[in-house]
This is a predicted structure of a 106-nucleotide RNA (SAM riboswitch aptamer (S box leader)) from Pseudarthrobacter oxydans. It matches the Rfam family "SAM riboswitch aptamer (S box leader)". Rfam's curators write: The SAM riboswitch is found upstream of a number of genes which code for proteins involved in methionine or cysteine biosynthesis in Gram-positive bacteria. The prediction has a mean pLDDT of 78.

RNA sequence: UGACCAUCCCGAGCGGCCGAGGGACCUGGACCGUUGACGCCGCAGCAACCCUGCCCGGACACAGCCUUGUGCCGGUGAAGGGUGCUACCGCCAGGACCGAUGGAAA
Numbered sequence: 001u002g003a004c005c006a007u008c009c010c011g012a013g014c015g016g017c018c019g020a021g022g023g024a025c026c027u028g029g030a031c032c033g034u035u036g037a038c039g040c041c042g043c044a045g046c047a048a049c050c051c052u053g054c055c056c057g058g059a060c061a062c063a064g065c066c067u068u069g070u071g072c073c074g075g076u077g078a079a080g081g082g083u084g085c086u087a088c089c090g091c092c093a094g095g096a097c098c099g100a101u102g103g104a105a106a
Base pairs, nucleotide, nucleotide: 001106004103005102006101007100008099013043014042015041016040017039021032022031025095026094027093028092029091044086045085046084048083049082050081051080052079054077055075056074057073058072060071061070062069063068090098
C1' cells in the first nucleotide's frame, strides 16, 4: 500500500498551548465553536482487537517422587504490554472503487 476478516446507536475527561473554524470527501440539513471548539502536549480514564503472565478447572502426556512441576485445552476475573478511543447513531439523509479502528498474512 491494496485486498480479506471483524467491529462502528454501549463506554470514557481535566489542565496547558494555539487562535477560527470543525466533525474523512461532495450536496442538502441540523449541531459544536472566542464561555476558546478543531489540532498539539501532559496526566487521567474507557474497553474494540491482538499478545504476555497470574488465578481456577480439566482430560492427556512427560519428568520427579508421595504428591509436585512442565507442556496442552477451556473459563472467569482483574494485571501488564501493542495499537486505538474519550460531543451528537460514522451527527442525519443521499452519492461514491465511502470512511475509521483492530487482526493475520502478503